Molecule: transfer RNA
Organism: Candidatus Doudnabacteria bacterium
C1' cells in the first nucleotide's frame, strides 16, 4: 500500500437498538486480641469526531491505535 478482526473501570471479559454487567483489584464498615479469611457497601468505563434514529457499546463513515494476513 490493501485485505479482515478488533478498542468497554486498574486487569481480564459480556451486553437483542431502551437504566452498561461480572470477576479479581482499590476506599470503607462488620467479624478478629492482631493479621488473613469471610460477609456488607462505595467509588471507578464504552478510543476521538460526525451521521442515521425518539433513543447507539450496538448500525454507517472518517481518523487514532492493536493484531493477523497478502504485496
Nucleotide at each position: 500500500g490493501g485485505g479482515c478482526u478488533c478498542g468497554u473501570a486498574g486487569u481480564a471479559a459480556a451486553a437483542u437498538g431502551g437504566u452498561a454487567u461480572u470477576a479479581c483489584g482499590c476506599g470503607g464498615c462488620a467479624u478478629u486480641c492482631g493479621c488473613a479469611u469471610u460477609g456488607c457497601u462505595g467509588a471507578g468505563g464504552u478510543a476521538g469526531g460526525g451521521g442515521u434514529u425518539c433513543g447507539a457499546u450496538u448500525c454507517c463513515c472518517c481518523u487514532c491505535g492493536a493484531g493477523u494476513c497478502c504485496a